[in-house]
């Protein structure tokens, strides 16, 4: 230099044809219990890596760019 994969909640990940974002774990509160744990209920937490574009509408399509990983090539 070239190609590929990944990037979404604190963590691990879903989101399939573009229709406006979820799960598990964790955190917080409540219920339950003599207390703890477990269990049950609820809540908070997101500019979907970043910047543009297309579209009535983008996590998903297009362009650019960053980070991580893998492969290939060149080599002063």
């Nucleotide at each position: 230099g070239c190609g590929g994969a990944u990037u979404u909640a604190g963590c691990u990940c879903a989101g399939u044809u573009g229709g406006u974002a979820g799960a598990g774990c964790g955190u917080c509160a409540g219920c339950u219990u003599c207390c703890c744990a477990a269990g049950c209920u609820g809540a908070a937490g997101g500019u979907c890596g970043c910047g543009g574009g297309u579209u009535c509408g983008a996590a998903a399509c297009c362009c650019g760019u960053a980070a991580u990983c893998c492969g290939c090539u060149c080599c002063a």